[in-house]
RNA sequence: CGGCGUGUAGCUCAAUUAGGGAGAGCGCCGGCCUUACAAGCCGGAUGUUGAGGGUUCGAGUCCCUCCAGGCCGA
Numbered sequence: 001c002g003g004c005g006u007g008u009a010g011c012u013c014a015a016u017u018a019g020g021g022a023g024a025g026c027g028c029c030g031g032c033c034u035u036a037c038a039a040g041c042c043g044g045a046u047g048u049u050g051a052g053g054g055u056u057c058g059a060g061u062c063c064c065u066c067c068a069g070g071c072c073g074a
Base pairs, nucleotide, nucleotide: 001073002072003071004070006068007067010026011025012024013023020057028044029043030042031041032040050066051065052064053063054062
């Protein structure tokens, strides 16, 4: 320098095929239980979907630029 793919909750990841209500597990908080803790049960909060712009009635998803880090090639 070129190519490919990644970035979504505190963490690990879905949702992209075909644009249409942002979700799961773990973790966190509260309650029940227990002498207490753990486990279990019930309930709750998660969030500028890396940043900016564009298309669209509508964008995590499509298009452009940039940023971060990964792999491959030179």